[in-house]
RNA sequence: CGGGGCGUGGCUCAGCUUGGUAGAGCGCGUGGUUUGGGACCACGAGGUCCUCGGUUCAAAUCCGAGCGCCCCGA
Numbered sequence: 001c002g003g004g005g006c007g008u009g010g011c012u013c014a015g016c017u018u019g020g021u022a023g024a025g026c027g028c029g030u031g032g033u034u035u036g037g038g039a040c041c042a043c044g045a046g047g048u049c050c051u052c053g054g055u056u057c058a059a060a061u062c063c064g065a066g067c068g069c070c071c072c073g074a
Stems, first nucleotide, its partner, number of pairs: 001073007010026004020057001028044005050066005
């Protein structure tokens, strides 16, 4: 320098193809249960969906540019 993949709660990831309420598991908090802990049950908190711009009535999703990480080639 060129090509490809990935970026979404604290962590691991779905959702993107086919635009229409942002989700799951684990973790965290409170309560229940227990002599206590673990496990289990109920409820809850936690997200500018990497950034900026564009298209659209409406963008995590489509388009453009950029940033970061990984892989391949030179």
Model confidence (mean pLDDT): 80 of 100. Transfer RNA from Omnitrophica WOR_2 bacterium RIFCSPHIGHO2_02_FULL_68_15, 74 nucleotides, folded computationally. Taxonomically the source falls in Candidatus Omnitrophota (Bacteria, Pseudomonadati). It matches the Rfam family "tRNA". It is annotated as a transfer RNA. Rfam links the family to the GO term triplet codon-amino acid adaptor activity. The RNAcentral record of the sequence draws on ENA.